[in-house]
Context: one part of a larger RNA
Molecule: large-subunit ribosomal RNA, half B
Organism: Patescibacteria group bacterium
RNA sequence: CCCUCGUUCAGGAACUCGGCAAUACAACGGCCGUAACUUCGGGAUAAGGCCUCCCCAUCGCAAGAUGGGGCGCAGCGAAAGACGCUUAGCGACUGUUUACCAAAAACACAGCUCUCUGCGAAACCGCAAGGUGAUGUAUAGAGAGUGAUGCCUGGCCAGUGUCAGAACGUUAAGGCGAGGGGUCAUGGGCGCAAGCCCGGCAGCUCCGAACCGAAGCGCUGAUGAACGCCGGCGGUAACUAUAACCGUCCUAAGGUAGCGAAAUUCCUUGUCGGGUGAGUUCCGACCUGCACGAAUGGCAUAACGACUGAGCGACUGUCUUAACGAGGGACUCGGCGAAAUUGCAAGGUGAGUGAAGAUGCUCACUACCCGUGGUUAGACGAAAAGACCCCAUGAAGCUUUACUAUAGCUUGGUAUUGGGUUCACGUUUCACAUGUUCAGCGUAGGUGGGAGCUUCGGCACCAAUGAGACACCACCCUUGUGUUACGCGAAUUCUAAUCUCGCGCCGUUAUCCGGUGUGGGAGACAGUAUCUGGUGGGUAGUUUGACUGGGGCGGUCGCCUCCUAAAUGGUAACGGAGGCGUUUACAAAGGUCGGCUUAGCUCCGAUGGAAACGGAGCUGGACGUGCAAACGCAAAAGCCGGCUUUACUGCAAGACCUACAAGUCGAGCAGUCGCGAAAGCGGAAGUUAGUGAUCCGACCGUUCGUUAUAGGACGGCGGAAGCUCAUCGGACAAAAGCUACUCUGGGGAUAACAGGCUGAUCGGGUCCAAGAGUCCACAUCGACGACCCGGUUUGGCACCUCGAUGUCGGCCCGUCGCAUCCUGGGGGUGGAGAAGCUCCCAAGGGUUUGGCUGUUCGCCAAUUAAAGCGGCACGCGAGCUGGGUUCAGAACGUCGUGAGACAGUUCGGUCUCCUAUCUACCACGGGCGCGGAAACUUGAGAGGGCGCACCUCUAGUACGAGAGGACCGAGGUGCACGAACCUCUUGUGUACGAGCUGUCCUGCCAAGGGCACUGCUCGGUAGCGAAGUUCGGAACGGAUAAACGCUGAAAGCAUCUAAGCGUGAAGCCGUCCUCAAGAUUAGGUUUCAGUAUGAGACUCCCGGGAGAUGACCGGGUUGAACGGCGGCAGGUGUACGGACCGCAAGGUCUUCAGCCGAGCCGUACGUAUAAGUC
Repeated sequence: CCCUCGUUCAGGAACUCGGCAAUACAACGGCCGUAACUUCGGGAUAAGGCCUCCCCAUCGCAAGAUGGGGCGCAGCGAAAGACGCUUAGCGACUGUUUACCAAAAACACAGCUCUCUGCGAAACCGCAAGGUGAUGUAUAGAGAGUGAUGCCUGGCCAGUGUCAGAACGUUAAGGCGAGGGGUCAUGGGCGCAAGCCCGGCAGCUCCGAACCGAAGCGCUGAUGAACGCCGGCGGUAACUAUAACCGUCCUAAGGUAGCGAAAUUCCUUGUCGGGUGAGUUCCGACCUGCACGAAUGGCAUAACGACUGAGCGACUGUCUUAACGAGGGACUCGGCGAAAUUGCAAGGUGAGUGAAGAUGCUCACUACCCGUGGUUAGACGAAAAGACCCCAUGAAGCUUUACUAUAGCUUGGUAUUGGGUUCACGUUUCACAUGUUCAGCGUAGGUGGGAGCUUCGGCACCAAUGAGACACCACCCUUGUGUUACGCGAAUUCUAAUCUCGCGCCGUUAUCCGGUGUGGGAGACAGUAUCUGGUGGGUAGUUUGACUGGGGCGGUCGCCUCCUAAAUGGUAACGGAGGCGUUUACAAAGGUCGGCUUAGCUCCGAUGGAAACGGAGCUGGACGUGCAAACGCAAAAGCCGGCUUUACUGCAAGACCUACAAGUCGAGCAGUCGCGAAAGCGGAAGUUAGUGAUCCGACCGUUCGUUAUAGGACGGCGGAAGCUCAUCGGACAAAAGCUACUCUGGGGAUAACAGGCUGAUCGGGUCCAAGAGUCCACAUCGACGACCCGGUUUGGCACCUCGAUGUCGGCCCGUCGCAUCCUGGGGGUGGAGAAGCUCCCAAGGGUUUGGCUGUUCGCCAAUUAAAGCGGCACGCGAGCUGGGUUCAGAACGUCGUGAGACAGUUCGGUCUCCUAUCUACCACGGGCGCGGAAACUUGAGAGGGCGCACCUCUAGUACGAGAGGACCGAGGUGCACGAACCUCUUGUGUACGAGCUGUCCUGCCAAGGGCACUGCUCGGUAGCGAAGUUCGGAACGGAUAAACGCUGAAAGCAUCUAAGCGUGAAGCCGUCCUCAAGAUUAGGUUUCAGUAUGAGACUCCCGGGAGAUGACCGGGUUGAACGGCGGCAGGUGUACGGACCGCAAGGUCUUCAGCCGAGCCGUACGUAUAAGUC
């Protein structure tokens, strides 16, 4: 010193985030007594008060009651055994939970509500068989939300979801198959032929429109105890304020009741009230609800809670403020004997330097060698390849209206799959019907034949009309009706597939299963398979850019122009400015030929003006050039006109630019054109932007290839089109988020802390002096400005540290600076005195306690001489704490569809190891040295200390009208701090004394002993302590600071200064206290010892208010050192035994007895014998 305990004066929560921890209260014994509130059960052992032992008597069956008596500090005498009350929040309750940091306001829960489910139930597990549900049947089962109870639960159906609907739109496979492609017998054309070309039947084959095709979606409606949502602006009342009221815009509708600075309120410590001396908390109100609100329930609520706040009482070592004691460690000795760690070590301080915080570098200083016990400031100590942050074309989990799939569910087709009937439709057979321009007798379908046909009525022919002519026959067309067959669809029906239930029999001893027989139900549905549309975070795989003075948010990403750019070119930044993603086509903004000159200013000229048109002159290139800028442009590239299409085809020497890929310029040649008389010019535009590689498919062209051959599909080659592939050299045709449940790899290449650099900001100062201060810049204050210093703020930078430098505040402990809060010395004052203001010197000492809050800070209360500002890794977590912040749980508000998120709030939440190796520090030893010793010293040097107030006197004096009221000086008393001590006071005092309970033992009585925390209780010697006692700071000397002076020049004056000399602070040096010769410079004095006779010391023993061990001190027979014994002090408080009194408990006397640790004095009885070493 740590751990676990005991006791504690005075005070009593002042401690602290918080009464954490610990005490105390009392005791499921008795009697009395018990509030609000209440769901009438409770709350209740509420709270609070009294009693409790022993003996005798009476009553009683007993338990016990009553009366009398007795002792102690104390009678549930020891042990065991609730602290209580008030008031809020949350949750109704008992329960459950993160095994190992969260026990909770989270989960659950009865109760409430919604949804689904009619039984082969729904739901769930399973590929299926099968099973759970349930051997249950809607008073049942499943899912979801809410969460007892009470009072209640408002508005919105636009979005999303769910449910219902089915007319219309859209829509798959499939059906149907208009139409088209390929090939192609035969045919046609050309050719002498080979062959070529054209068209193309059947067949084979490819594509394929209309139409028929379900669910879904669109559409219509319903639905909130489904997901959810529930406004803004302006004005208005006879004080003001406010707005019942009005207007207006928007909406699906604009938040009702209740509650409200709340687990929700940012501003905020809102305001008021209460409580307190003081209240960021708490309670009650108010309502301005950043951002409550009605089953993600609202508001109340008795009871309950190891929940979370606030208060009160009681009580206390939590504290003021610590002390003593007990046991176990630590320490010494004996035995046994790890660990992490470790570049090497021969491991100091200061200042500096350095990758920016050095034992190891530089300089200076300090330091003999080696240990032991201790303390933790450093070794950016140990441990764990940082969990924060960033990065990775890392991972994983989770989410969703990310992308893409997919289980499941659902839809239709086909198969399993059959018969009948009816209806609709299509095709088809047959029959019948059908057909109106005008003209014509008139309802002329077409074409052909046709002069007859006849039922004897007539109809035709002929004629007329007309595009066409009728009778009759034949073949057809349009439309329709009926019918046949086929197909398709719909409805309905049947039973035999199929499914299913029962019964009998058998396997078989079987409520399963199977077989068989039979009866019932369903029934071509269902189920299943396959094709197919829908739905589909249920599941799966993935994506979710980069730059970036960290990341995110924001911004940006390609191209053009200018500046930056440092006079070639080029050149960066999240540097400064602007543009582009085109435009123009035959009446051009292109080509060519010809012509013209803009703009501004001055002057002149009808209307006429600043400005219309004409003229002259001057300045120039300022105008204009489709569009930004730059550079150009008068032989104009600007403006006007004529004719035109070179806004051409095929090439291309050579250059520019340049990583590549791209990009740019281009004379010249050939062809063909335009303009011009011609020379010539022309392959778009004054120039530089106006853009997109490759793949892919489609299009145009093609003398190319085309898998036996002929074709051909397809491909090649040339051309042009399809990308805000704008993250613009374009990862895919196709992609968003969360992670605090997280993980891995990396980074001090990159943030948060600290350091460093910087010093904008911040703090301090100086200069100038406009101003104010009645007057007067400078008693005091000081604008606009200027210049320094500091390195405490907020920042900037990103330099050490991410194979870890623990982060706010508090506590403990300090130390330094001075820009000084107090105390000390001074100057000025707008200083009368007193009290102030301001400046100078000064760092010796000092610098309070509380209330609130995690707070630093701040506000407040009460004090004070004063309640200073800063640095030390915002000093200090291998020293403590852990309230805050900053993991995992949970809730509120808000945001988000969601997972989740919030420098918003709220409740909860493991501080590891460390036994310290080195440095450092505090103590204590050993060695050696200092010329052998002992004793006493000097003091180089080092450290400590240094405080302040009040009162009285001087003196009610100086001063002042008064009120008030001193300097200087003298004395006294305190506070804080410190040292020593234990006489007093007081604490402790587990080896002292006494009292008391239970029990066991000593055979019993009596008396004792053990155990029960030392069993409990009352006292207490020594010692050790403080709260007790005594003492301390001083005085004085020296040198100074600011300041005040003397003399005194430079500068005939003046001047405290330049030479010289003084005065002058709590400050400096001494004086005071402590250490100190390893002061290796090892000092001094005195005495002893010295060549054998040896000074002295040690071992050893007895001890010690000395002590971890060493050490130190005393003693060691020539001895009182310890023990014992005796006496005394002192403590306890009157022993045992006996006698007496009393029925007894008990009392009295013997007896201020008996007992007694450490104290004082004495006494050799015991032990310090003997011996050895230097």